[in-house]
């Protein structure tokens, strides 16, 4: 670097160095930032994926002991929608992965826009009111792209 599994509304900031940009890329929007963001480093702290140790286990596999057997017991395997934060190996510590795109599926006709129909107004193609229709924009759920990380394979 690819690929494959899981996870992502939860939680965790001080100092110091530095100076303009920063929130992964596009794009739109919303944010943080000279009251120092970002980034680096140093301590802290979350979390608990891997590792370790504890605890437990219906069934299951070994091995060892004991028994004439049935079985018992340890130890390891394995498992676990348990538990420990451990001088272990990563992560993370603004906003849901800041929010939205892309498919599907419910809600809403009150607004806007689109559109029809009256009337009215205006007189180079408009505008106003009423009425009618329509889910573009709006909310709510699911999935998928893509990222981030882990762990594990190439």
């Nucleotide at each position: 670097a690819u690929c494959u599994u899981a996870u992502c509304c939860a939680g965790a900031g001080u100092g110091g160095c530095u100076g303009a940009g920063g929130g992964g890329c596009c794009a739109g929007g919303c944010c943080c930032g000279a009251c120092g963001a970002c980034g680096c480093c140093a301590c802290a702290g979350c979390a608990a994926c891997c590792g370790g140790c504890c605890c437990g286990g219906u069934c299951g596999c070994g091995u060892a002991u004991c028994g004439c057997a049935a079985g018992a017991u340890a130890c390891g395997c394995c498992c676990g929608a348990g538990g420990u934060g451990c001088a272990g190996g990563u992560g993370c510590u603004a906003a849901c992965u800041c929010c939205u795109g892309c498919c599907c599926g419910g809600c809403a006709a009150a607004c806007g826009c689109c559109u029809c129909g009256u009337u009215c107004c205006a007189a180079u193609g408009g505008g106003a009111a009423c009425g009618g229709g329509u889910a573009u924009g709006g909310c709510c759920g699911g999935g998928g792209a893509a990222g981030a990380u882990a762990a594990g394979a190439u």
Predicted 3D model of a 154-nucleotide RNA (SAM riboswitch aptamer (S box leader)).